The RNA shown here (SAM riboswitch aptamer (S box leader)) has 103 nucleotides and comes from a soil metagenome.
Its mean pLDDT, the model's own confidence on a scale to 100, is 85.
Rfam family: SAM riboswitch aptamer (S box leader). Its family is annotated with regulation of gene expression in the Gene Ontology.
RNA sequence: CAUCUAGAGGGGUGGAGGGACUGGCCCGUUGAAACCCCGGCAACCACUCGAAGCGAGAGCUGAGAGGAAGGUGCCAAUUCCAGCAGGUAUUGCCUGACAGAUG
Numbered sequence: 001c002a003u004c005u006a007g008a009g010g011g012g013u014g015g016a017g018g019g020a021c022u023g024g025c026c027c028g029u030u031g032a033a034a035c036c037c038c039g040g041c042a043a044c045c046a047c048u049c050g051a052a053g054c055g056a057g058a059g060c061u062g063a064g065a066g067g068a069a070g071g072u073g074c075c076a077a078u079u080c081c082a083g084c085a086g087g088u089a090u091u092g093c094c095u096g097a098c099a100g101a102u103g
Base pairs, nucleotide, nucleotide: 001103002102003101004100009038010037011036012035013034017027018026019025021083022082023081024080039075040074041073044071045070047066048065049064052061053060054059079099084096085095086094087093088092
């Protein structure tokens, strides 16, 4: 700096935690975390094409598009909800921050 209301799970080992934090509310002995295997999602990086711009030129930048063999990430619930501020209206809804995650 960009994105975060979409999408995508089976098996083995393991044996009580997990959802970042706090409060809720959930998930979990019909098996949590963690590790391993296989699979999948997505398209940030990388790759290909490339509007346009810059440059005397070589070339540089690059909206956007593509595919998925590489590097990450992800595969309960909107980042599960809220936390701070504002608006609206009566404890709900909306917007924006903060925090967090990923690149």